[in-house]
Background:
c-di-GMP-I-GGC riboswitch aptamer, 75 nucleotides, folded computationally. It matches the Rfam family "c-di-GMP-I-GGC riboswitch aptamer". Rfam links the family to the GO term cyclic-di-GMP binding. Its mean pLDDT, the model's own confidence on a scale to 100, is 84.
RNA sequence: ACAGACAAAGCCAAACCUGUUGCAAGACAGGGACGGAAAGUCACGGAUCUUCCAGAGAUGGCCGGACUGCCUUGG
Repeated sequence: ACAGACAAAGCCAAACCUGUUGCAAGACAGGGACGGAAAGUCACGGAUCUUCCAGAGAUGGCCGGACUGCCUUGG
């Protein structure tokens, strides 16, 4: 390189509730944990969704891809 445990140090935080925001899908903050070994970042390909159907937008916790990163029984 690779691999990922009934380990460890930490990390993130679904549903739901509250507030703000957006036409909407959604986003952000707080609470909360279903889960996660990239649930870190990027809309590049696919997929799904929204719309005032103009084109534009949303989802990276849907799959693939790219880049980067913690720990470790291992190797």